Context: one part of a larger RNA
């Protein structure tokens, strides 16, 4: 040096999974009655996590449940429990300090004023922020929330093979606000000579019409097919206090206040108001109440082999013989179990909550004819001009400045400015509105998803340890065995660790523990020199 053997090191591989991922269904707000989130405490011994709050590993009540219990966590010491504990569900009590943080102030979570009340008295409890509303008694708001939603502000890298209009994109990002959804919404809409009939979402129309240094690129709508379906209230005309609130009071009523700058009634394009006639029917809504049903939120009943023999440490295995099934999903049990255990199919059950259905208090609601006086949302519609935005082209929507109508014999629209006439269609300048739609912090279920360098960054004290002045960055670490039975006892050496016997176990698998590859290391053997 080559080869081999035996060990070591190392932690690959195989197997496992209290973790993750995705999809589907469900469910969907919390907060001055002090939230979300933190700090500090709290245990017999208590560092961490989890729980809880000076009533602190817990207190009270109701229901369930059953013999054990005192969290993860195994130990020692002790304690609780058939007067029913621990545990599970529901309701209640307590709930330090910081935090919207709120008497005032401060800040590495503390200091502490005034007033009122009180036999806790050098104490205890309560009230006192700001803004808005208010009939001045009081009430509301504030902050948080994974994504989803509405509004406001709003880039750049990029593409255009450079770049400036354009694009990226009204995206990222920032701000405000709301809810379990939000927004939109009952035609001054479409359509085209037939008609449709609020909005939203999906499919299609369609990469079409169209926009565009007509470059790069951008890019609808109607119709049609579906899901879901729901409609209403005001201003005004007319009437003119017929209205509402507070206090006292059983009531009647009285007093006070709001209110003619209009409470209330009527009424809303199917026009209304007004006049006449008819008439008190019919229909609708569900905030309240009652009943029933369903779901969630503890549980509970639930069939049939622990048969023989064999192997084995152990039977769920093999051979033979049975049984149940509205249950042969799944998991556990000393190897592979329908019949051992938990469950499962199918039933039963109740506290609190939610939803639906039915009935109902209550509330709302109608017709015909005529008349043609009155009313129907103004710095609005429209126009000019300059911008933003849009597929919107002369014709999308919005904004600044200027100008500026009509009044139902009226007005807007009908994708070529402007004008005239006809036809069709609707009635702006006030407001509300469920469902179909979006999302997933959360709950449940499932999987031709991953299986510890994978799968979430995180299967373990994980946004932890650690790093950074800071914004922020950000890991690694799973597996003894069926059962600790976790090696009693002895011997030698040793400071100890350890070693040798012995014992446990099926097997050392010996807490650096399943399997235990390779690189690498050592010793020994063989070959060669």
């Nucleotide at each position: 040096c080559c080869g081999g053997u035996u060990a070591g090191u190392g932690g690959a591989u195989g197997g496992u999974u209290c973790g993750g991922u995705u999809u589907g269904a469900g469910a969907g707000c919390c907060g001055a009655u002090g939230a979300a989130g933190g700090g500090c405490g709290u245990g017999c011994c208590a560092a961490g996590c989890a729980g809880c709050g000076a009533a602190a590993u817990g207190c009270c009540c109701c229901g369930g449940g059953a013999a054990g219990a005192c969290g993860c966590a195994a130990g020692g010491a002790g304690u609780c429990u058939g007067u029913g504990a621990u545990c599970c569900g529901g309701g209640g009590a307590u709930c330090c300090c910081c935090u919207a943080a709120u008497a005032g102030g401060a800040c590495c979570u503390c200091c502490g004023u005034a007033c009122c009340a009180u036999u806790a008295u050098u104490a205890u409890g309560g009230u006192a922020a700001a803004u808005c509303c208010g009939u001045c008694a009081g009430g509301a708001u504030g902050g948080g929330g994974a994504a989803c939603c509405u509004c406001c502000c709003g880039a750049a890298g990029u593409g255009a093979a450079a770049c400036a209009u354009c694009u990226c994109a009204g995206u990222a990002g920032g701000g405000a606000g709301a809810g379990g959804a939000a927004g939109a919404g009952a035609a001054a809409u479409c359509a085209a000579u037939u008609g449709a009939g609020a909005u939203u979402a999906c499919g299609u129309u369609a990469g079409u019409a169209g926009a565009g240094g007509c470059g790069a690129u951008c890019g609808a709508a109607c119709c049609c097919g579906u899901a879901a379906g729901a409609g209403u209230c005001u201003a005004a005309a007319c009437c003119g206090a017929a209205u509402c609130c507070c206090u006292u009071g059983c009531a009647a009523a009285a007093g006070g206040g709001a209110c003619a700058u209009g409470u209330g009634g009527u009424g809303u394009a199917u026009g209304g108001c007004c006049u006449u006639c008819a008439g008190c029917a019919u229909g609708g809504u569900a905030u309240g109440a009652u009943a029933c049903u369903g779901c969630c939120u503890a549980a509970u009943g639930a069939a049939a082999g622990u048969g023989a023999c064999c192997u084995g440490g152990a039977a769920u295995g093999g051979u033979c013989c049975g049984c149940c099934u509205a249950a042969g999903a799944g998991g556990g049990u000393g190897a592979c179990a329908g019949c051992c255990c938990c469950g499962u199919a199918c039933g039963u059950g109740g506290u609190g909550g939610c939803a639906g259905u039915a009935u109902u208090a209550a509330c709302c609601u109608a017709g015909a004819a005529g008349a043609g006086a009155c009313c129907u949302g103004a710095g609005u519609a429209g126009c000019g001009u300059g911008g933003g935005u849009u597929g919107g082209c002369a014709u999308u929507c919005c904004c600044g400045c200027g100008u500026g109508a009509a009044c139902a014999a009226g007005g807007g629209g009908g994708u070529c400015a402007c004008c005239u006439a006809a036809c069709c269609u609707c009635c702006a300048a006030g407001a509300c509105u469920a469902a179909a739609u979006a999302c997933u912090c959360c709950u449940c279920a499932a999987a031709a998803c991953c299986g510890a360098u994978a799968g979430c960054g995180a299967a373990u004290u994980a946004g932890u340890a650690g790093c950074g002045u800071g914004a922020g960055c950000g890991a690694a670490c799973a597996c003894u065995g069926a059962a600790a039975a976790g090696u009693a006892u002895c011997c030698c050496u040793g400071a100890a660790a350890a070693g040798g016997a012995a014992a446990u176990g099926a097997a050392a698998a010996g807490u650096g523990c399943c399997u235990g590859a390779a690189a690498c290391u050592a010793a020994c053997c063989g070959g060669u020199g």